Bacterial RNase P class A from a Planctomycetota bacterium, 388 nucleotides, folded computationally. The model forms 96% of the base pairs in the Rfam consensus. The sequence was found by an Rfam model in a public genome assembly. Its mean pLDDT, the model's own confidence on a scale to 100, is 78. Its Rfam family is "Bacterial RNase P class A". Rfam classes the family as a ribozyme. Rfam links the family to the GO terms ribonuclease P activity, dimeric ribonuclease P complex and tRNA processing.
RNA sequence: CGACGGGGCCGGACGGCCGCUGGCCGCUUCGCGCGGCGAGAGGAAAGUCCGGGCUCCCCAGGACAAGGUGGUCGGUAACGCCGACCGGCCGCGAGGCCCGGGAAAGUGCCACAGAAAACAAACCGCCUCGCCGCUCACGCGGCGCGGUAAGGGUGAAACGGUGCGGUAAGAGCGCACCAGCAGUCGAGGUGACUCGACUGGCUUGGCAAACCCCACCUGGAGCAAGGCCAAGCAGGAAGUCGCCGCGGCUCGCCGCGGCCGGUUUGGUCCGAACCGCCGACUUCCGGGUAGGCCGCUCGAGACGUUCAGCAAUGGACGUCCUAGAGGAAUGGCCGUCGUCCACCCUCGCGGGUGGAAACAGAACCCGGCUUACAGGCCCCGUCGAUCC
Repeated sequence: CGACGGGGCCGGACGGCCGCUGGCCGCUUCGCGCGGCGAGAGGAAAGUCCGGGCUCCCCAGGACAAGGUGGUCGGUAACGCCGACCGGCCGCGAGGCCCGGGAAAGUGCCACAGAAAACAAACCGCCUCGCCGCUCACGCGGCGCGGUAAGGGUGAAACGGUGCGGUAAGAGCGCACCAGCAGUCGAGGUGACUCGACUGGCUUGGCAAACCCCACCUGGAGCAAGGCCAAGCAGGAAGUCGCCGCGGCUCGCCGCGGCCGGUUUGGUCCGAACCGCCGACUUCCGGGUAGGCCGCUCGAGACGUUCAGCAAUGGACGUCCUAGAGGAAUGGCCGUCGUCCACCCUCGCGGGUGGAAACAGAACCCGGCUUACAGGCCCCGUCGAUCC
């Protein structure tokens, strides 16, 4: 100097004038009034993809179905998230990615090409035997039976690789080395796993983000949850609603038990609880209300220092309070400075003119993930070239 990899941050600032919303304080003619103080959109507020806090139903009990996750160990309130490590793949590398349990439990798929794509198979070829033809002979050609998968071809992938021996020709058929698999032992690690030694038969594709099997996880709705106040109307129709036994007693009821039925915020079953006639459940039709207040912002909170830890993160101490609207507030104007782009001037430092400013707006809150982002800054690391 060039090309990359990982992480963090900014994405306007200051001043003046006018204006808006909440909070606190004071005054008040009690009026959407006046004054003072202080605060007022994000790193993603987005997507609504996960996990919760909170609220309600409320039996949150079991099983099945359904859905989700899928290496190990930690972190966390929890997670499908984060960290470290293991394994596999990509990259010279810093680093990045992952669909990471099971393919001898079963089913299914692998186009075309190829003989053959999962327990096979013979297109070309090689060898043996028999017959026929040709040839002086060696031998050549054709047909048939048998052996073969080492050579060639097809393909993304063809039932280990290289070499030697052996064979009619070949083949792990045998041997040496290697790879893989299985078994045993040792070492390291919390573990997933890794390394080493010995023995062995010779060796059996891929896809499960295909169905499936295995392991673990899961009540349901959601702030339009839910609660209070005020106001207001008008309810109607249909269907299902019992039985048995015992006891008491005022002869009509009450209590207990059993069966049956209904309900209990996804489905089915079991269980549990409640109810079974001035009451309950199911379905349909119709009417009223949409006003006000709460929920509503102090939090699994932020920042700083320090300790523990490889890290994620956790502990201790200290400081701080940083929107709460309710059709939706935080804006408008002016000036100065800053950033970026283009052009001009200057040896350079630098100066001048003009222009531009990304993605994008809270709505109960929080932890993540994913997506979008003009321009700029900082830190650490890798590779290459050159110079010293």